[in-house]
Lysine riboswitch aptamer from uncultured Eubacterium sp., 173 nucleotides, folded computationally.
RNA sequence: UGGUAGAGGACGCGGAGAUCAAGAGUAGCGCACCUGAUGAACCUUAAUUCGUGUGAGGGUAUGUGAAAGGGUGAUCCGCCGAAGUUUGGAAGAGUUUAAGGAACUUCCAUGCUGGGAUCGUGGUCAAUAGUCACGGAACUGUCGUCAAAGGUUUUUGAUGGAGCGCUAUCGGU
Numbered sequence: 001u002g003g004u005a006g007a008g009g010a011c012g013c014g015g016a017g018a019u020c021a022a023g024a025g026u027a028g029c030g031c032a033c034c035u036g037a038u039g040a041a042c043c044u045u046a047a048u049u050c051g052u053g054u055g056a057g058g059g060u061a062u063g064u065g066a067a068a069g070g071g072u073g074a075u076c077c078g079c080c081g082a083a084g085u086u087u088g089g090a091a092g093a094g095u096u097u098a099a100g101g102a103a104c105u106u107c108c109a110u111g112c113u114g115g116g117a118u119c120g121u122g123g124u125c126a127a128u129a130g131u132c133a134c135g136g137a138a139c140u141g142u143c144g145u146c147a148a149a150g151g152u153u154u155u156u157g158a159u160g161g162a163g164c165g166c167u168a169u170c171g172g173u
Base pairs, nucleotide, nucleotide: 001171002170003169004168005167006166009080012079013078014077015076016075020071028064029063030062032060033059034058035057038051039050040049042101043100044099045098046097047096083113084112085111087109088108089107090106091105092104114140115139118136119135120134121133122132123131124130142161143160144159145158146157147156148155149154
């Protein structure tokens, strides 16, 4: 310097996923009453179309009554920058049309994070679940440094770094 093969775990990472909880007695729909002019798409603006005093929209009460995203998860699959994420760019999908914005999916570049949990603050979410960001204090694997012991390159303690790392092995210079 270039390959190959591995390790960390008490929830290792991700994907699919039966089941289940929650969403929720919510949205919607029907009927009754009150009010009385606007309502329809994720949001805003403009336009178009459709509905609407045979009552829009809102409220009260009652009957009926979902779903999506997210979560759990037997089991299976792929793996160890596994993967996640900031920022920027490109494309897609969706939308009655156009513009702008938000959200979703995929790819590229760049930066950060060794790993899993936990606490605090904030974002997202129906949510106290999950997830993301920042911060805290421990644990754990790895390598370095120091010290001690020793069964002789191992154990213990302290301390520091980062995965572009570490271990093993094969080649080139």
RNAcentral holds the sequence, with entries from MGnify.